[in-house]
């Protein structure tokens, strides 16, 4: 430098045909319990990497760029 893949909650990851952003872990609060743990319930937490474009509408499609991994040179 070229090619491919990835980037979504603090972490690990889903996400439909373009139409309300989710799960588990973790965190906070509560229930239970002699206590802790376990278990159960509730709650909070997001510029969907960045900037443009298409569209009535973009996590999703298109373009450029940034970061990481792999491959090639």
């Nucleotide at each position: 430098u070229g090619g491919u893949g990835a980037g979504u909650a603090a972490c690990u990851c889903a996400g439909a045909c373009g139409g309300c952003a989710g799960a588990g872990u973790g965190a906070g609060c509560g229930a239970c319990c002699g206590u802790u743990a376990a278990u159960c319930g509730c709650u909070a937490a997001g510029u969907c990497g960045u900037g443009g474009g298409u569209u009535c509408g973009a996590u999703c499609c298109c373009c450029a760029c940034c970061u990481c991994a792999c491959c090639a040179g």
Transfer RNA from an Acidimicrobiales bacterium, 73 nucleotides, folded computationally.
Rfam family: tRNA. Rfam classes the family as a transfer RNA.
Taxonomically the source falls in Acidimicrobiales (Bacteria, Bacillati, Actinomycetota, Acidimicrobiia).
The prediction has a mean pLDDT of 81.